[in-house]
RNA sequence: GAAGCGCGUGGGGAUGGAGUCCCCCAUCAAGCGCCCAGGCCGGGCUGAUGGCUCCUACCGUGCA
Numbered sequence: 001g002a003a004g005c006g007c008g009u010g011g012g013g014a015u016g017g018a019g020u021c022c023c024c025c026a027u028c029a030a031g032c033g034c035c036c037a038g039g040c041c042g043g044g045c046u047g048a049u050g051g052c053u054c055c056u057a058c059c060g061u062g063c064a
Stems, first nucleotide, its partner, number of pairs: 009026005016055006033045004
């Protein structure tokens, strides 16, 4: 010095905010949804969560 391990910190987990828990990554990594066709073009579908709770937005139904 490199690799590995531990601690701390930061970042991330398909569209917003908060709490809590879990997971992943860290010198450019974690991450950037699914199906059909596919060289390209194109067509179709689910969900505001990583999980849970709440709020906001959106969608459907009923009542006033």